A computed fold for a 74-nucleotide RNA from a Phototrophicales bacterium, annotated as transfer RNA. It matches the Rfam family "tRNA". The family's RNA type in Rfam is transfer RNA. The prediction has a mean pLDDT of 80. The organism belongs to Phototrophicales, within Bacteria.
């Protein structure tokens, strides 16, 4: 260059057209311990990479940029 896959919370993902966007770890705060640690409760955090467009309605569908994985090129 051409073809494909990923981009959601710090991290690891889940949601594939009906909404108030989750989960596990982390993180804070509490039970409990002689103190940590586990264990348990209970909480905080996100412009769903950026723009646009379809739709009554988008994380999701379509087009366009950006980011990075992978395949191809006698």
């Nucleotide at each position: 260059g051409c073809c494909u896959c990923u981009g959601u919370a710090g991290c690891u993902c889940a949601g594939u057209g009906g909404a108030u966007a989750g989960a596990g770890c982390a993180g804070c705060g509490g039970u409990c311990u002689u103190c940590u640690a586990a264990a348990c409760c209970g909480u905080u955090g996100g412009u769903c990479g950026g723009g646009a467009g379809u739709u009554c309605g988008a994380a999701u569908c379509u087009c366009u940029c950006c980011a990075g994985g992978g395949g191809c090129g006698c």